Background: Large-subunit ribosomal RNA, domain II from a soil metagenome, 684 nucleotides, folded computationally. Rfam family: Bacterial large subunit ribosomal RNA. Rfam links the family to the GO terms ribosome and structural constituent of ribosome. Its mean pLDDT, the model's own confidence on a scale to 100, is 83.
[in-house]
Context: one part of a larger RNA
RNA sequence: UCCGGCGAGUUACUUCUGUGUCGCAAGGGUAAGUGAAACACUCACGCACCCGUAGCGAAAGCGAGUCUGAAUAGGGCGAUUAGUGGCACGGAGUAGACCCGAAGCCAAGUGAUCUAUGCAUGGUCAGGAUGAAAGUUCGGUAAAACGAGCUGGAGGUCCGAACCCACCAGUGUUGAAAAGCUGGGUGAUGAACUGUGCAUAGGGGUGAAAGGCCAAUCAAACUUGGAAAUAGCUGGUUCUCCUCGAAAUAGCUUUAGGGCUAGCCUCGGAUAUGAGUUUCGCGGAGGUAGAGCACUGAAUGGGCUAGGGGCCCUACAAGGCUACCAAACCCAAUCAAACUCCGAAUGCCGUAAGAUGUUCUCCGGGAGUCAGGCGGUGAGGGAUAAGCUUCAUCGCCAAAAGGGAAACAACCCAGACCAGCAGCUAAGGUCCCAAAUGUAUGCUAAGUGGUAAAGGAUGUGGAAUUACUUAAACAGCUAGGAUGUUGGCUUAGAAGCAGCCAUCAUUUAAAGAGUUCGUAACAGAUCACUAGUCUAGUGAUUCCGCGCCGAUAAUUCAAGGGACUAUGCAUGACACCGAAGCUCUGGGUUCGUCGCAAGAGCGAGCGGUAGGGGAGCAUUGUCUGCAGCAUCGAAGGUCGAUCGCGAGGCUGUGCUGGAGCGUGAGACAAGAGAUUAUGUCGGA
Numbered sequence: 001u002c003c004g005g006c007g008a009g010u011u012a013c014u015u016c017u018g019u020g021u022c023g024c025a026a027g028g029g030u031a032a033g034u035g036a037a038a039c040a041c042u043c044a045c046g047c048a049c050c051c052g053u054a055g056c057g058a059a060a061g062c063g064a065g066u067c068u069g070a071a072u073a074g075g076g077c078g079a080u081u082a083g084u085g086g087c088a089c090g091g092a093g094u095a096g097a098c099c100c101g102a103a104g105c106c107a108a109g110u111g112a113u114c115u116a117u118g119c120a121u122g123g124u125c126a127g128g129a130u131g132a133a134a135g136u137u138c139g140g141u142a143a144a145a146c147g148a149g150c151u152g153g154a155g156g157u158c159c160g161a162a163c164c165c166a167c168c169a170g171u172g173u174u175g176a177a178a179a180g181c182u183g184g185g186u187g188a189u190g191a192a193c194u195g196u197g198c199a200u201a202g203g204g205g206u207g208a209a210a211g212g213c214c215a216a217u218c219a220a221a222c223u224u225g226g227a228a229a230u231a232g233c234u235g236g237u238u239c240u241c242c243u244c245g246a247a248a249u250a251g252c253u254u255u256a257g258g259g260c261u262a263g264c265c266u267c268g269g270a271u272a273u274g275a276g277u278u279u280c281g282c283g284g285a286g287g288u289a290g291a292g293c294a295c296u297g298a299a300u301g302g303g304c305u306a307g308g309g310g311c312c313c314u315a316c317a318a319g320g321c322u323a324c325c326a327a328a329c330c331c332a333a334u335c336a337a338a339c340u341c342c343g344a345a346u347g348c349c350g351u352a353a354g355a356u357g358u359u360c361u362c363c364g365g366g367a368g369u370c371a372g373g374c375g376g377u378g379a380g381g382g383a384u385a386a387g388c389u390u391c392a393u394c395g396c397c398a399a400a401a402g403g404g405a406a407a408c409a410a411c412c413c414a415g416a417c418c419a420g421c422a423g424c425u426a427a428g429g430u431c432c433c434a435a436a437u438g439u440a441u442g443c444u445a446a447g448u449g450g451u452a453a454a455g456g457a458u459g460u461g462g463a464a465u466u467a468c469u470u471a472a473a474c475a476g477c478u479a480g481g482a483u484g485u486u487g488g489c490u491u492a493g494a495a496g497c498a499g500c501c502a503u504c505a506u507u508u509a510a511a512g513a514g515u516u517c518g519u520a521a522c523a524g525a526u527c528a529c530u531a532g533u534c535u536a537g538u539g540a541u542u543c544c545g546c547g548c549c550g551a552u553a554a555u556u557c558a559a560g561g562g563a564c565u566a567u568g569c570a571u572g573a574c575a576c577c578g579a580a581g582c583u584c585u586g587g588g589u590u591c592g593u594c595g596c597a598a599g600a601g602c603g604a605g606c607g608g609u610a611g612g613g614g615a616g617c618a619u620u621g622u623c624u625g626c627a628g629c630a631u632c633g634a635a636g637g638u639c640g641a642u643c644g645c646g647a648g649g650c651u652g653u654g655c656u657g658g659a660g661c662g663u664g665a666g667a668c669a670a671g672a673g674a675u676u677a678u679g680u681c682g683g684a
Stems, first nucleotide, its partner, number of pairs: 001684006011095003015092010027051003033045004055062002065077004098236002101233001105226006116200009125190001127159003130155001134151006163187001165185001167184005202218001204214003239616006249262005263369002265366006275359001276356004281351004290342001291340002296336003300332004305326001307325002309322004372397010402413003417587004422583003428577003431562003439572005449564001455549002459546010476533005482506003487501003512527001516525002588606006594599001617673001619670006628661002636656003639652002642649002
């Protein structure tokens, strides 16, 4: 993992509440118990007690009233009637209360054959090395001290087996082993190691102390019990069809992943000459968008002008100037969520009319929901970041399938009762993929299309303004481009061309006191300007369309592919394709309408998670009544056919099996339905 069994809303209560149904009804019911020989059942008795029939008041108490009150007032609560008992079902309460699941807490016991420490009594430590004290002999001294030799054999001494340990590496890691093996390593006469016996016990022991160890278990052992502890947490929770259908919000919460009440869903009942919703018309309130600067603030330039600064003047006082700062005022031009002289669109409230017709509201039973998400729009936070975050509003997903977007919960189109080898459309498409190699007029040359900005560019098409131009423009070519003069100044020099000032005049077809290069300075080259030649357009600026560059990420990948120069882009008109949309044909079902009913017709519906409501199927057993089946083969298994929307039913001289079964009718009672719980038992 698979197959087959088992496996989760149950049961109890003189409990409560609601719905249905039955009995009796101003009444209804008995409980324990007793009797019927006995008994579980049944029948009868039992009237204690309970609910209702009267309330009000704290109470005395009074009573269709009563309490408050001084009150005959006012006000509060009542009075004009339906209950009660059984059964079934929905829910609540109390119980383990749908099932499985803790870590833990407490009690009583069992453990020191592992291990910790202690006690008692035994055992073990090859071999080698070092050579303390002490002794002795000699030297030495006045005597000592001291020195040397020899003897001696101390030590948590040294090297190193057994033994004890466990520092390193490798290996093993579903192991040979729930801690090993291999090669090295430490200690090895000691606080050494070890056998046997004994002692200490769970908030206790023992601990050269690591929260270590106390039988592979230790920040409180193990066993049994309290015990089905508790679990606002996780997982699981078993047949079918029909109908409606949510929420992820508010308030409060030792509350935030839990709850309670409300909101939103469902079922039942009630109520209305008319609720609710919606369209249009009319009437309202308002201070948003925008706009504005009249207020409050912000903020720029100018004018005017207090005050201040600076300079001048000055013994003081005063005075003068001001390209400085600047209040108030004036002009111009601005900004604002917490500014407003103004001010929409929507939305909101009311209402006439039209449409719809209980969708509104109220009462009662049952819920679920309290993590929401994305997109558009209006905003706050953030960086006018986030598949970010917090609100508002609409939509969708959640709980929505189908078509499109290659693929793609939310985007675009569109809401699936079932069937059809019928038709029309939506979004989106029409070369090959379903459908136009369609049509008209343009554009693009970049495979742009088929990713991206600031910025850049004689790409190309269109529009406009303007200048020059047959009195010859623009470009090219030929020629001129001069004179006063080297203008003045400055400078070593400054001659058109370092710099400053001025920028005239003459001759001319035209030529600047000079556009750029150049020289030390001149020179030289060139331009402006002019003529000739040539010939018809040539410059400048702005806007629009489509393109180009900008364009760098590590293995080819940004039309879905092939391919495409139209099969790209723009704008028209006209076809077609295209969905579970709409239509057509047939069928089912719910609600409404009609009907006594059966039922047919008509109308409106029938996506759906949590969840509410309705109707059924099957299993085991029991009862009633009627018929039965079976060794000529029961149940069970299996194959086929057939009926039912389905759960399922029925059937065959079917096959298997080998002994009981039980349809069809109506009831009753449940150990009453399993692909899922790291479920559980058996098997593979």